[in-house]
RNA sequence: GAGUUGAUCCUGGCUCAGAUUGAACGCUGGCGGCAUGGCUAAAACAUGCAAGUCGAACGCGAAAUCUCGAUUUAUCGGGAAAGUAGAGUGGCGAAAGGGCGAGUAAUAAAUUCCUAACGUACCCCGGAGUCAGGGAUAGCCCGAGGAAACUCGGAAUAACACCUGAUGAUCCCGGCAGGUCUCGUGACCAGCCGGGCAAAAGCUUGCUGCUCUGGGAGUGGGGAACGUCCUAUCAGGUAGUUGGUGAGGUAAAGGCUCACCAAGCCUAAGACGGGUAGAGGGUGUGAGAGCACGACCCGCCGCAUCGGGACUGAGACACUGCCCGGACUCCUACGGGAGGCUGCAGUAACGAAUAUUGGACAAUGAGCGAAAGCUUGAUCCAGCAAUGCCGCGUGUGGGAUGAAUCUUUUCGGAGUGUAAACCACUGUCAGGGGCUAGAAACAAAAUGAUCAGCCCCAGAGGAAGGGCCGGCUAACUUCGUGCCAGCAGCCGCGGUAAUACGAAGGGCCCGAGCGUUAAUCGGAAUCACUGGGCUUAAAGGGUGCGUAGGCGGACCUGUAAGUAUCUUGUGAAAUCCCACGGCUCAACCGUGGAACUGCUUGGUAGACUGCAGGCCUUGAGGUCGGUAGGGGAUGCUGGAACUCUAGGUGGAGCGGUGAAAUGCGUAGAUAUCUAGAGGAACACCAAAGGUGAAGACAGGCAUCUGGGCCGAUUCUGACGCUGAGGCACGAAAGCGUGGGUAGCGAACGGGAUUAGAUACCCCGGUAGUCCACGCCGUAAACGAUGCACACUAGGUCGUGGGGGCUCUGACGCCAACGUAAUCGAAGGUAAACUGAUUAGUGUGCCGCCUGGGGAGUACGGUCGCAAGGCUAAAACUCAAAGGAAUUGACGGGGGCUCACACAAGCGGUGGAGCAUGUUGCUUAAUUCGAGGCAACGCGAAGAACCUUAUCCAGGGUUUGACAUGUAUGGAUUAGCUCCUAGAAACCGAGAUGACACCUUCGGGUGAAACGUGCACAGGUGCUGCAUGGCUGUCGUCAGCUCGUGCUGUGAAGUGUCGGGUUAAGUCCCUUAACGAGCGAAACCCCUGCCGCUAGUUGCCAACAGGCCUUCGGGUGCUGGGAACUCUAGUGGGACUGCCGGUGUCAAACCGGAGGAAGGUGGGGACGACGUCAAGUCCUCAUGGCCUUUAUGCCCUGGGCUGCACACGUGCUACAAUGGCGCGUACAAAGCGACGCAAUACCGCAAGGUGGAGCAAAUCGCAAAAAGCGCGCCCCAGUUCGGAUUGCGGUCUGCAACUCGACCGCAUGAAGCCGGAAUCGCUAGUAAUCGCGUAUCAGCUACGACGCGGUGAAUACGUUCCUGAAGAUUGUACACACCGCCCGUCAAGUCAUGGAAGCCGGGAGUACCCGAAGCCGCACCGAUUCAGGUGUGUCGACGGUAAGCUCGGUGACUGGGACUAAGUCGUAACAAGGUAACC
Repeated sequence: GAGUUGAUCCUGGCUCAGAUUGAACGCUGGCGGCAUGGCUAAAACAUGCAAGUCGAACGCGAAAUCUCGAUUUAUCGGGAAAGUAGAGUGGCGAAAGGGCGAGUAAUAAAUUCCUAACGUACCCCGGAGUCAGGGAUAGCCCGAGGAAACUCGGAAUAACACCUGAUGAUCCCGGCAGGUCUCGUGACCAGCCGGGCAAAAGCUUGCUGCUCUGGGAGUGGGGAACGUCCUAUCAGGUAGUUGGUGAGGUAAAGGCUCACCAAGCCUAAGACGGGUAGAGGGUGUGAGAGCACGACCCGCCGCAUCGGGACUGAGACACUGCCCGGACUCCUACGGGAGGCUGCAGUAACGAAUAUUGGACAAUGAGCGAAAGCUUGAUCCAGCAAUGCCGCGUGUGGGAUGAAUCUUUUCGGAGUGUAAACCACUGUCAGGGGCUAGAAACAAAAUGAUCAGCCCCAGAGGAAGGGCCGGCUAACUUCGUGCCAGCAGCCGCGGUAAUACGAAGGGCCCGAGCGUUAAUCGGAAUCACUGGGCUUAAAGGGUGCGUAGGCGGACCUGUAAGUAUCUUGUGAAAUCCCACGGCUCAACCGUGGAACUGCUUGGUAGACUGCAGGCCUUGAGGUCGGUAGGGGAUGCUGGAACUCUAGGUGGAGCGGUGAAAUGCGUAGAUAUCUAGAGGAACACCAAAGGUGAAGACAGGCAUCUGGGCCGAUUCUGACGCUGAGGCACGAAAGCGUGGGUAGCGAACGGGAUUAGAUACCCCGGUAGUCCACGCCGUAAACGAUGCACACUAGGUCGUGGGGGCUCUGACGCCAACGUAAUCGAAGGUAAACUGAUUAGUGUGCCGCCUGGGGAGUACGGUCGCAAGGCUAAAACUCAAAGGAAUUGACGGGGGCUCACACAAGCGGUGGAGCAUGUUGCUUAAUUCGAGGCAACGCGAAGAACCUUAUCCAGGGUUUGACAUGUAUGGAUUAGCUCCUAGAAACCGAGAUGACACCUUCGGGUGAAACGUGCACAGGUGCUGCAUGGCUGUCGUCAGCUCGUGCUGUGAAGUGUCGGGUUAAGUCCCUUAACGAGCGAAACCCCUGCCGCUAGUUGCCAACAGGCCUUCGGGUGCUGGGAACUCUAGUGGGACUGCCGGUGUCAAACCGGAGGAAGGUGGGGACGACGUCAAGUCCUCAUGGCCUUUAUGCCCUGGGCUGCACACGUGCUACAAUGGCGCGUACAAAGCGACGCAAUACCGCAAGGUGGAGCAAAUCGCAAAAAGCGCGCCCCAGUUCGGAUUGCGGUCUGCAACUCGACCGCAUGAAGCCGGAAUCGCUAGUAAUCGCGUAUCAGCUACGACGCGGUGAAUACGUUCCUGAAGAUUGUACACACCGCCCGUCAAGUCAUGGAAGCCGGGAGUACCCGAAGCCGCACCGAUUCAGGUGUGUCGACGGUAAGCUCGGUGACUGGGACUAAGUCGUAACAAGGUAACC
C1' cells in the first nucleotide's frame, strides 16, 4: 500500500513492495579478477597419497650391472657399484598440523577474577657438574611351527639402550628457632642438625649433547562469580546424597575414592524430569532496541566404526598406537587372521543439491638433522561450477523518400524507427606472433608448480537474454478462446466485444544474467524495554480475608550497596567504521586509528533509593459519646388468600379458549354460608429508598451478633497499599440422608392447533420448589468497568448524622462530612458515550488478551458420590470474523396522513349462448412477439388472394425485387399489344416502338436501359442481457437535488426537521442555516357568463314582396336587415378581493354577501431524481455474430380461422321500469370525388335501376334512439331470448370451398339474475340510449377512438384489506424479506480423538553373567630389573523381571473441517411471528 462495508471510522488477522543466502530449479549464457562449493547418511568405502627424520648415538650390510682373474665354459674368486639400498637398536617427533559437530543445557563456551592448591619436552638467561664399573638384547646366522599374519628355540654382538657404585647443593624429606608480609588456611627470606637423590657421549677440536639446580618466556591443569533455548499438561528431587574426622590417590585443592560419624543439601528467583542445541569472536536484518543465525576465517570444547580400558610419554586415556567386547567388510588351506577416509582426491548410496583419483614443495610454515637435506593432500597453485561479489565487452559517428517486413487503423494514417540498409571509423576481450620486468629471499651460486607485464598483426568480425505490462506496481493494443482451456502473492480474472487466459505487435524493468521456489530479518507498535491494550472490538479473577513478593508518609544523623563522575587493567586477531596506501579501476588486500556500548581496580560526591539509629502525626488503628438500616442467626407469633375435610342453602351446569375439547358435576359440582385442617408466601407502607464484600436481604416480636456513618484540643506512632499460591463465602438448577408438600410445576398423560406439532394454548400431574445436615462451585455471578491513594469547573436531587445564623421554635438560609442518583465544563474515546461514584491526569500492586473456526474441545493432571468443574492444546481450514456509527430497504414494530383503499351506495364479471384474445392440444404448418399488477378485443385503425414473415408443400431464380461504383460489350432498351409451354412466377420466339445533346442530317457523343464480370446488395435471421430512440409502471404520488455556510475524524447530517396549514416540500411561524434548481401550481387548449369585431353557405325581431293556408298562421323563398341564435377571432371576469368567526398581530380554515361561476369552477395536454438488466433488434436506427445458387428474391396452393378442454375481455339475454305494432319529437360531432348520393321507380328485404345536388355552415350520408301518445301481450321457457340449422337470395371482389358480410322464409338451443371469488364508479359521474369516424374492395366492429340524449344513489367514518408519503424504532438485510440463515440426514475429500490389541524407540531401577584393564592380595621366579600363575573389588557388552515414557499401526467408533444448484423442517436476525440470550 491492497483487501471485511452500499459507503464510513475503528479493532484485527492475512498479503505485497526492501535487504540477505554455502542455495536449488527454469530459460539463457562472451571474457577476466577475487572468493565460495556434501547443509542430506557422525551411513558404507575400492585405489593412491596424507609422519617422518637423524650414519655427527649404535651394530650390521646386499643385489642388478661393470671390470679383472680362473675355468671343465655349468661356474668360482677379487675390485667397483658401496659402507650405497635395506631392515634393526637408540633419540626426537608422532598429543602438532588436517577433518567433522554425533554427543553436550554444563564436565561446555564467553567475560572478569583466583591458584598462598599445580605441571611444563623443545627455547632463552644464571650456577654447579659430566668419576669408576657391569651384565644383557634386537638385527644378523642356524633350526622349528604356520596357508598367512606371525611365532618359538639356540648361538653370538653394539650403543647417548639398561644397571651398580662414588661425589653433590641454595634440590627433596624430617626436627629446632628468627625476621618480613598476607583478609586468610599461610607465603617468602636467612640460619643450625640429621637423612636422601645425577650424568653420555659424538664428531669436522670447538662445537653439539648429557646431569643437578634457580629464573624467564610461551603453554597447560584446577577453582569462583555473573549471564547463557523451550516446556509446570515435569513439583518435589537427592544415599556418596550434604557436611565432618582420618586415610588413599593426583602435578595439584576437592566425596575424586574409601572407612566411620552426623542428617543434611537443592527447589516456585523453577530443583528434578522431558525436548532441542557445539558455545564465542561474529553474520543477516533493523532508525534503534531487538529478532534470527553460527557456512567460509580466527581462538575454545567435544569426537575419530560403536562401547570399555589402561600403557608409553613432558604432554594422550592418543584420527592414520595397544588390549578387550559388539556390529559390519575382506582373506583363509576352516585351524586362524586383517581392517576402520568425521585427512586429500575418488566410489557407490542418499538427496532439490555441492568440484580433480591434478601440479609443486618455488614461496609461507611444521618435524628431524650440526648441516647439506629429506618428509609434508599443512600450504602454494592449477582444473570444474554464472554459486556469489566486482570489472569489461557484444561496437562508434553519420544516415529519411522516415525503405521493406510485421502490427494497427476512423483507411487519412500511425507504430516498430536512426532502428536497418548504406557511408566513414575504432580496435577493448577472445585469436596469431615476438620480448621479458615481478612474485626470488638466504654469504655466493643455483632454484618458478603457477600467475602475470610490454610490443606488433588482422578484422565489425566470435559475443543478449530473462521477467513483467488489471490494482497494489513502472509498462496497451489486436486476434484466438467462451466459467472451456487456463491464470493467480493478495484482491480476483475467464459464461462472445478479456489491457488479468493463449498468441502477436508494442511497451516497462533488469542485464550475462533474469525469474521461480525455499529460508531469515524488515515492514509488524502483530508480545509493545524503547513501544500496545482489557464498558461495547480478544481481554477485570463471582466476592472477600490474607502468605510470599512488589511498592510505601514528615524531619534529623550516619553509612556508601545502588547511583553519578574521574581513574586502573582487560575486552586476542580478523570483521564493522575512518584515514592513507597497493593491484590500470573495483571487488580484494595492506598499514595506522577509532570502536568493541562489557567486566574490573582505586578515588571523589552524598541529592535520590537502600541499610542503621533517632524523632513526629497528617496515613492507619484504638478510646469515648451518639446514630440509620429488608446486614446475619435462632425461637415465638399474626392476618389475608388458596386447597382440602365436615355440615347448611341451592339445583344444572361449571371450567376453559382465538374458537373448542379433554376435565369436574344429579353419587348434587360451580356459587354461597359456618366450622376445622394444612403448607407456602408476606398486599398496602415502597421509593431514582436502605443494608451487605459479593451471592443476596422485606409480616410482627424477642434474644444473640457483624459492619458502617457522624461528633470529640482522647491514645498508639507508619503499625500502610496491593496480593502469585492458600483459605473462606458463593443465585438457580442438581446430588446424598431424613422430614414436609397448600399452590406452582421439568418429565409424563390427555385435549386442541397444524401439512406435521415429540411445541406455543388448555385439563391433569411426578421429581423439584419448603425444612435440617452434607456435597456441588457454576451464571449475561453485569456497572459486561479489579483494589487503594492523590489531584482536576459546576448545577439539581434522594438519604444518614451532627453544626452555624435568628431570643426560642416550626420553617428557612449557610458551610462542610458519608452515601445513592441525574445533567454537564475541560479532558478522554473508533464512536456510542464517560465526565469528582471517571472511561480525565498520575502512582502502586494483582488478574487477563494477542485473527475467525476447530474449542473452552481432545489428551494428561487434579477436585467431585455423580452430573460435572478447574487447568488446557494440535492437525486441519478461512480471508476474513468483529465494534461503533451512517444512508437505504424491510418488519405478522408503534404513531401521523392520504387514495373509489375500505366502508356507504349504483351497476357489473364469475353461471348461459355467441364474439374476441390467450394457454394447452392438434397439425405438413397452425409465423413471431407480449406473461402478476404493468401479457391475454395487446402489436393488429380490418389475415379469402395480397397482406404474411421460409409457417408448411411445391415450382423457379442467383450481381439478384432494391442502391452505388467500376470494367467491358454490342445495339438497342423501357413501355404497349399479341402468340407457345406452364398452376403461376417465369422461360422462349416474333412484331411494334418512346429518348437528351451536337449535327456537315451521313452520323457522333452521352445518359438511362440491357448482357457479362468484379466490388457488393439482401435477411421480419440471433442477441432488447451490447445499444439509440420510443413506451409502460410506481404516479399527477409530492417528492428529488444543488451552491455557500455550519456540525461531525468520517460515511454523512443540516437546509428538506419541529408547530400549524394545504390537493401539494402549498404557504406561514420557529430555526445554523441562507438561497437556488427539477417537480406541484401557473403559463397552453376545450367548456361555463359577458362585451367588442365580423356577417356567408348560418340567423329572421322589425319593414316590404312572393308562395301555401284550415285565415290562426306557416315558409328565409326574395328585397332587405345585423337585433337574436350561431359561427370564430379578440378581450373581460374569480383574486380568499369584501364581511363575520377561529387562529400565534401568521399562513390558513369555517360561514356569509355579491356573482354565470367561489376557494384548483369542470375537463385535457403536460409525468421530477429514479425503479423494474420492465417492453420493443418484427416500426425505425445500430455494434457484434451468422447466412450468400440461400436464412436473399419471385410464384401457386395451404396455414395464421384447426378443437376434448381452461382463462381473460366483451356483446346479447334471462323479461312487464318489459316485448311487439302504429303514430310523433328533440342532438352533437364527424365524413364524402377511386366519394357521399336525394327525389322517383322495382323488390317483403338485403338491394337494384337511375342520377338532381355537392370538393360541402349551401348537397348528401341522416332514420337519431331512449322519450312521448295509443293499442296488444298477462308471468309462460312466453309475442322473453335469440344460438344453431335448412332453403332461397343480395353485395363486394380475378376469386367468398377451406374462410366474408347482409337480407327473406323456416328452425327456435342454453338461459328464469348466476358458488368461492372479483371489477368499475363520488356528478352531468355511474347507469342507460343511440350517432359518427379511422382502417377498409368487402367484412367477421359486439372491438377501438370520439359525439351528444336521458340522468341517479351514497360517503357515518379511517378499526380493518390494498397501495402510497414523510418523521420514528429494531435489524445479523444492502442482489436489500422473493433478504439472510440454523441443525439432522444423504454423497465425496481431508486431518484428528477413543479403542481389544499389535509393533518399535528412549531413559532408568533391581538381579544374573562378568572380557580387557588399573589397584590390592597370595604364590612362583631369580644376578638385577623384570616377569609369570592364581585370586578379590570395580567393571563394558549381554541376559532376566516389573514398570515409566515417546511414537507408529488398528476392526470399530466420536465429533470436526471443506465441497454452484440433494432431503426434511424454519431455530435465529423485525415484537422473526412463543422477545432473545447465559